The prediction has a mean pLDDT of 76. This is a predicted structure of a 412-nucleotide RNA (Bacterial RNase P class A) from a Pseudomonadota bacterium. NCBI's taxonomy places the organism under Bacteria, Pseudomonadati, Pseudomonadota. Rfam family: Bacterial RNase P class A. By type it is a ribozyme. The sequence was found by an Rfam model in a public genome assembly.
């Protein structure tokens, strides 16, 4: 110095002049102090908080997530770490390969519980197959031959190693049998199963036996594990103020006994009905109770509303995400919705112009303008605007600046 990939910060600055908004404090004049974000967005996740639904256990309907440990309130979020795939880099190499580093990426639990797809091409797509082909014996024809036989073709019959079809073809190199061939046998690799080693685990090692094997798709239904009431600040609560405590249809229920009383009633027990998707227990309520429909009032005003699972610095733990500890700060709370306009200055980037310090060439007078510097003209300054609050994740962002880890390329 390029080129990958990770983090963090800024994202305009000063002055003046006019103009907002909350709050304090003055009097009627006015002063002071603060006033948007890293994504305020998207509403895609998970909470504070608010109301509402009686509770518990068990079922079921929905839904979400899905390698393994850790972080957090929590999550589908973060960290860390493990397998899978890929690309690159360095050693070693017996040239088969092996070993490590780092980057992306991972919808990464079950296909032997079941059903269901693999179109087309292809002989054949999971109880599989024979186009091209390779081959004994049998048999039939023909050619040579004295003769044993040798040669060709074709039936039968074997194969599924080689070509071919395909997105994928019932393990993969090799060797060795075979008429030819097949894990048909053997060696390694794969695959299974079993035992010991590390490691919380995920797994990953080593050894030993096996049959040498009934593919893929679960981002297909579907098993398996864990998790999950509902609605949202338009949620709530207060005050004020007005109306029709209207009006109609259905459904279930509205019961029985004993005490007590002159009664109205009142206590009791049984039953019933309501209160969740179902049941069971238990608990409240009860002559009410679910649903539907039609109309009329208010659309005032305070609150909810900003002190936080808030921030920063230091330390300590820990790989690290966080977590403790100590010390300091307090950064809008609007309500049609508030932070703007103009002036001047600088400051970022683009470009074009002039110099020629640095810089390269030289015949040493000089001459070149790429890159660095100066000066000075034009131009422009990014996504983008709280509305109850956090913790994330996705989107979108013109330019700067720090730092870390891969490679490359020059130089000491």
């Nucleotide at each position: 110095c390029c080129g990958g990939g990770g983090a963090g910060c800024c994202g305009g600055g000063c002055a003046g002049c006019c103009g907002c908004g909350u709050c304090a404090c003055u009097u009627a004049g006015g002063u002071g102090c603060c006033g948007a974000g890293g994504a305020a967005a998207g509403u895609c996740c998970g909470g504070g908080c608010u109301c509402c639904a009686c509770g518990a256990a068990a079922c079921g309907a929905g839904g979400g997530u899905g390698g393994c440990g850790g972080g957090u309130a929590a999550c589908g979020c973060c960290c860390g770490c493990c397998g899978g795939g890929u690309c690159g880099g360095g050693g070693c190499u017996u040239c088969g390969g092996c070993c490590u580093c780092g980057g992306c990426u991972u919808a990464g639990g079950g296909a032997a519980a079941g059903u269901g797809c693999c179109a087309c091409a292809g002989a054949g797509a999971g109880c599989a197959g024979a186009c091209c082909g390779c081959u004994a014996a049998c048999c039939c024809g023909g050619a040579a031959g004295c003769g044993a036989u040798u040669c060709c073709g074709g039936g039968c019959a074997g194969c599924a190693a080689g070509g071919g079809u395909g997105a994928a073809a019932g393990g993969g190199u090799g060797c060795g049998g075979c008429a030819a061939g097949a894990g048909c046998g053997c060696a390694c690799c794969g695959c299974g199963c079993u035992g010991c080693c590390g490691g919380c685990a995920a797994c990953g090692g080593c050894a030993g036996c096996g049959g040498c094997a009934c593919g893929g798709c679960a981002a297909a239904c579907c098993c398996c594990a864990c998790c999950c009431g509902g609605a949202g600040c338009a949620a709530g609560a207060c005050c004020g103020a007005a109306u029709a405590g209207g009006g109609g249809c259905g459904g279930c229920g509205c019961g029985u006994c004993c005490u007590g009383g002159c009664g109205a009633c009142a206590g009791g027990a049984c039953a019933g009905g309501u209160g969740g998707g179902u049941u069971u227990c238990g608990c409240a309520c009860c002559a009410g109770u679910c649903g539907c429909c039609c109309g009329g009032g208010u659309u005032g005003g305070u609150u909810g509303c900003u002190g936080g699972a808030g921030c920063g610095g230091c330390g300590c733990a820990g790989c690290a995400a966080u977590g403790c500890g100590u010390c300091g700060c307090c950064g809008a709370g609007a309500u049609g919705a508030a932070u703007g306009g103009c002036u001047g200055c600088c400051g970022g980037c683009g470009c074009c112009g002039c110099c020629g310090c640095g810089u390269c060439c030289c015949u040493c007078g000089g001459g070149a303008a790429a890159c660095g510097g100066g000066c000075g003209g034009c131009g422009u300054c990014a996504c983008a605007g709280a509305a109850c609050c956090c913790g994330g994740c996705u989107u979108a962002c013109a330019g700067g600046c720090u730092c870390c880890c891969c490679g490359g390329c020059a130089a000491c």